The RNA shown here (c-di-GMP-I riboswitch aptamer) has 86 nucleotides and comes from Aquibacillus halophilus. The coordinates come from a structure-prediction model, not an experiment, and the mean pLDDT is 88. Taxonomically the source falls in Aquibacillus (Bacteria, Bacillati, Bacilli, Caryophanales).
RNA sequence: AAUGUGAAAAGGCAAACUCUUCUAAAGGGGAGGACGCAAAGCAUAGGGUCUAAGGUUAAACUAACUAUGAUCGCCUGGCUACCAAA
Numbered sequence: 001a002a003u004g005u006g007a008a009a010a011g012g013c014a015a016a017c018u019c020u021u022c023u024a025a026a027g028g029g030g031a032g033g034a035c036g037c038a039a040a041g042c043a044u045a046g047g048g049u050c051u052a053a054g055g056u057u058a059a060a061c062u063a064a065c066u067a068u069g070a071u072c073g074c075c076u077g078g079c080u081a082c083c084a085a086a
Stems, first nucleotide, its partner, number of pairs: 006083001012037002017032006035073001041079002045076003048071003054066005
């Protein structure tokens, strides 16, 4: 110095919920607020999950299927990163 790991210190992020806003919805943005997080930083490469505007089918009560939509605080993989004990 680098990698693995994660005691300590300095900090960081921000779940649910409330208000507001965008959206067909899922969900996202902002403010408050903290369940938690050593990558809960970035980005959909692969999968999982959620939604179904539009489309298709069946019907004529309505239902089913479908991602081009969403989720990185679901997982795997990728890139980057503070500190330093054993």